[in-house]
The prediction has a mean pLDDT of 84.
The part of an RNA shown here (small-subunit ribosomal RNA, 5' domain) has 521 nucleotides and comes from an uncultured bacterium.

Context: one part of a larger RNA
RNA sequence: GGAUGAACGCUGGCGGCGUGCCUAACACAUGCAAGUCGAACGAAACUUCUUCGACAGAAUUCUUCGGAAGGAAGUUGAUUAAGUUUAGUGGCGGACGGGUGAGUAACGCGUGAGUAACCUGCCUUUGAGAGGGGAAUAACUUCCCGAAAGGGAUGCUAAUACCGCAUGAAGCAUAGUUAUCGCAUGGUAGAUGUGCCAAAGAUUUAUCGCUCAAAGAUGGACUCGCGUCCGAUUAGCCAGUUGGCGGGGUAACGGCCCACCAAAGCGACGAUCGGUAGCCGGACUGAGAGGUUGAACGGCCACAUUGGGACUGAGACACGGCCCAGACUCCUACGGGAGGCAGCAGUGGGGGAUAUUGCGCAAUGGGGGAAACCCUGACGCAGCAACGCCGCGUGAAGGAUGAAGGUUUUCGGAUUGUAAACUUCUUUUAUUUAGGACGAAGAAUGACGGUACUAAAUGAAUAAGCUCCGGCUAACUACGUGCCAGCAGCCGCGGUAAUACGUAGGGAGCAAGCGUUAUCC
Repeated sequence: GGAUGAACGCUGGCGGCGUGCCUAACACAUGCAAGUCGAACGAAACUUCUUCGACAGAAUUCUUCGGAAGGAAGUUGAUUAAGUUUAGUGGCGGACGGGUGAGUAACGCGUGAGUAACCUGCCUUUGAGAGGGGAAUAACUUCCCGAAAGGGAUGCUAAUACCGCAUGAAGCAUAGUUAUCGCAUGGUAGAUGUGCCAAAGAUUUAUCGCUCAAAGAUGGACUCGCGUCCGAUUAGCCAGUUGGCGGGGUAACGGCCCACCAAAGCGACGAUCGGUAGCCGGACUGAGAGGUUGAACGGCCACAUUGGGACUGAGACACGGCCCAGACUCCUACGGGAGGCAGCAGUGGGGGAUAUUGCGCAAUGGGGGAAACCCUGACGCAGCAACGCCGCGUGAAGGAUGAAGGUUUUCGGAUUGUAAACUUCUUUUAUUUAGGACGAAGAAUGACGGUACUAAAUGAAUAAGCUCCGGCUAACUACGUGCCAGCAGCCGCGGUAAUACGUAGGGAGCAAGCGUUAUCC
């Protein structure tokens, strides 16, 4: 000198774009952050309609004035059709998106290969197919237990829920066989025999779904080469350890696991142990080499109160799922239950220090749905903070009697200083009034937002500080103080004329900032 997710002191006009718990992966009140589909299904409630009952009995008509006929409105029950809403069964999604960096020195990450050892819902392409049956169960009814959370029993019912049967081959398994290829195990293609496996409907008739198979795309899994911090005041380490054979398990290879057998395997090219740490694209600095760093944005990994476990599923060993154990908090009728902000806001605490319990799904994207649409603290915006970068302003021109005042003086003057006053202008900004978007492609739909922007009016009007002035280092005098009070990055100032302390005048530098502190180069 540059840089920062900065903090502190003094000061502070505006706008744009960014950024904002680096500390306690500490504990969390409250609200929201993952739902959706009635075009899969039964059921319930409600509204309207059709038809038929029951009750009720108005207008009107007749009347011998006693009454009779008449059948509207209304209430209620059944039924037909249409619609709305939904607790439950079922489907898809809750494995994405969002957060954090505790752990991890590791195939975790980066980079380059391999899988002849693998999986892949939704999507795309292609080829086939969807025949015929069955048994349940939630909801619901009735009852019981419990303070609650919730649980149990009985009876009934539906499906795109569940289970057989049929049809099956280019599918899978198996047996031998032919051709061909390779990189060892082996792969590919063809023919043959045997065995095994499928399906679901909905609808407004446009379609959307379902099953099997092949291929693609996407996403993942595993293996390997190389690279990846400090310590030898850590030198030996290891028992499923290293390898084999056989099995189990997995999507798949493998001590991944198991039985048996052998005694191997790693290590001064640093094993093991200890410490520290998420890694990278990048960022800062530097002429470069290099050094430092990993906030924001993007990729990968790991984690979700601590530890362990599996279930479901194409995908999890699952942040807002389940089970167990621990700690903590809360409710309780003391028998037992409930919870998990390292999602967005917000609270306490810690700290030098870090924001609103805001608006909206209008845009982009995601989930569900045929769609309308619903959900979305992702996201888009707004609020707070000079935290950073960039831009603008705080006026411009003229103006000498060089006014007054201040400071200084050798008392002549010098300086503040064209600075002010004064004159003539301008209106960025400000205030007021009026108009008023783009963002919507695509008919409707704009949170932002009456915002940006535009026009008019008013009037220099609303807007300057901070640090320094001995040398390094740009900028000097006076007074006070008297080794005191104090300054200080280094050298060093201060003991009676201090350009170094304090104040004033003047000056220098930067400027809505200026200094200090911390850290890196």